[in-house]
Model confidence (mean pLDDT): 76 of 100. A computed fold for a 354-nucleotide RNA from a Gammaproteobacteria bacterium, annotated as Bacterial RNase P class A. It matches the Rfam family "Bacterial RNase P class A". Rfam classes the family as a ribozyme. It was read from a public genome assembly, where an Rfam model found it.

RNA sequence: GGAGUCAGCCAGGCAGUCGCUGGGAGAUUUAUCUCUUGGAGGAAAGUCCGGGCUCCACUGAGCAGAGUGCCAGCUAACGGCUGGGGGGCGUGAGCCUACGGAAAGUGCAGCAGAAAAUAUACCGCCAGCUUCGGCUGGUAAGGGUGAAAUGGUGCGGUAAGAGCGCACCGCGUCGGUGGUAACAUUCGGCGGCUUGGUAAACCCCACUCGGAGCAAGACCAAAUAGGGGAACAGAUCUUCGGAUCGCGUGUGGCUCGCACGGUUCCCGGGUAGGUUGCUUGAGGUGGAUGGUGACAUCCAUCCCAGAUGAAUGAUUGCCCACGACAGAACCCGGCUUAUCGGCUGACUCCACUU
Numbered sequence: 001g002g003a004g005u006c007a008g009c010c011a012g013g014c015a016g017u018c019g020c021u022g023g024g025a026g027a028u029u030u031a032u033c034u035c036u037u038g039g040a041g042g043a044a045a046g047u048c049c050g051g052g053c054u055c056c057a058c059u060g061a062g063c064a065g066a067g068u069g070c071c072a073g074c075u076a077a078c079g080g081c082u083g084g085g086g087g088g089c090g091u092g093a094g095c096c097u098a099c100g101g102a103a104a105g106u107g108c109a110g111c112a113g114a115a116a117a118u119a120u121a122c123c124g125c126c127a128g129c130u131u132c133g134g135c136u137g138g139u140a141a142g143g144g145u146g147a148a149a150u151g152g153u154g155c156g157g158u159a160a161g162a163g164c165g166c167a168c169c170g171c172g173u174c175g176g177u178g179g180u181a182a183c184a185u186u187c188g189g190c191g192g193c194u195u196g197g198u199a200a201a202c203c204c205c206a207c208u209c210g211g212a213g214c215a216a217g218a219c220c221a222a223a224u225a226g227g228g229g230a231a232c233a234g235a236u237c238u239u240c241g242g243a244u245c246g247c248g249u250g251u252g253g254c255u256c257g258c259a260c261g262g263u264u265c266c267c268g269g270g271u272a273g274g275u276u277g278c279u280u281g282a283g284g285u286g287g288a289u290g291g292u293g294a295c296a297u298c299c300a301u302c303c304c305a306g307a308u309g310a311a312u313g314a315u316u317g318c319c320c321a322c323g324a325c326a327g328a329a330c331c332c333g334g335c336u337u338a339u340c341g342g343c344u345g346a347c348u349c350c351a352c353u354u
Stems, first nucleotide, its partner, number of pairs: 001350010012319007020039008041325001045336002048334005053213004060256004065209005070084005085099001086097004100204002105202002107198002122143002124139006151169006171191005176185003217276004227267006234245004247261004283302008
């Protein structure tokens, strides 16, 4: 000097004029004015996960179904995050991971090839027979096909071969050692010389799982036609209290249980106004302590949008990095997607110089 990796921060600024809106104070013509103070994001987006909160509701079990899937932690919880392990990519800093089980079963893998899993013999090698065309038997070491062909190298052995035997490696299993564990192991014994892949295919295993949602819900006021029709809907016993059976309803499906006693459907009519929920929170910031870290605890400090046809806009001047993606609607923790540009720190590689 160049090229990268990881993490963090900012998101136009300043001044003037007019305008909008929440809170507070005052005045006052009770719907106007004055002063003061606050007023969209890093993703507010997608509605993909998880919850808080409200209601069903007072609330159990099972089946089906769905979700997750290495280990240990963090968290209110999660399919999130942190750290570690296995596997893969990269020279590296680092990055990705849909990572339980193929010896419970089923399915699937074109073509080629003899044969793709209860799998073989096309060429070849060996032995015997031969009418010399070939036939029979053995074989899987050599060759061929293929992404993949019953572990690899070497030695012995054999008619020719083969873990047939042996050594080493590989694999499996049992121990030792380290680690909470996943797992590792240049440790040891034994073993058969073994038995492909695919579960983001069905499946098996482990764990988890009520639902609906602020248009939830609560309160006030007002109005109408406490309208019309249809279906199902009670039987038995009784000491007349009730019991049993049946029918129906009850915020994912089915069954049982539990609770309740009318339930369901069609036509027609009225209202759809106001208040609340509504912003003090699993909250922000700073510090200390503990932890590799996510984070936790303690102390201090701050209040930081609450609209409801929907509030922050218009304009002038200057500066500048010339500003992209883009606007809250009950709230919060994540993930994913979009994105102009600027700043900071740490680390890796290459070239040159000293």